[in-house]
RNA sequence: CGGGACAUAGCACAGCUUGGUAGUGCGCCUGGUUCGGGACCAGGAGGUCGUGGGUUCGAACCCCACUGUUCCGACCA
Numbered sequence: 001c002g003g004g005a006c007a008u009a010g011c012a013c014a015g016c017u018u019g020g021u022a023g024u025g026c027g028c029c030u031g032g033u034u035c036g037g038g039a040c041c042a043g044g045a046g047g048u049c050g051u052g053g054g055u056u057c058g059a060a061c062c063c064c065a066c067u068g069u070u071c072c073g074a075c076c077a
Base pairs, nucleotide, nucleotide: 001073002072003071004070005069006068007067010026011025012024013023020057028044029043030042031041032040050066051065052064053063054062
């Protein structure tokens, strides 16, 4: 320098194909249970979907640019 993959809750990820309510597990909070804790049961909180722009009635999803991580290739006296 060229090409690919990935970026979604505190952590690990699904959802993108086919645009239409943003989810699962763990963790966290509250209550129950217990002498207390763990386990278990019930409930709850937590997200500008990497950033900016565009298309659309409507974008995590489509298009463009950029940032970061990573992989492959090229170059290298």
Transfer RNA from Tenericutes bacterium ADurb.BinA155, 77 nucleotides, folded computationally.
It matches the Rfam family "tRNA". The family's RNA type in Rfam is transfer RNA. Rfam's curators write: Transfer RNA (tRNA) molecules are approximately 80 nucleotides in length.
Its mean pLDDT, the model's own confidence on a scale to 100, is 80.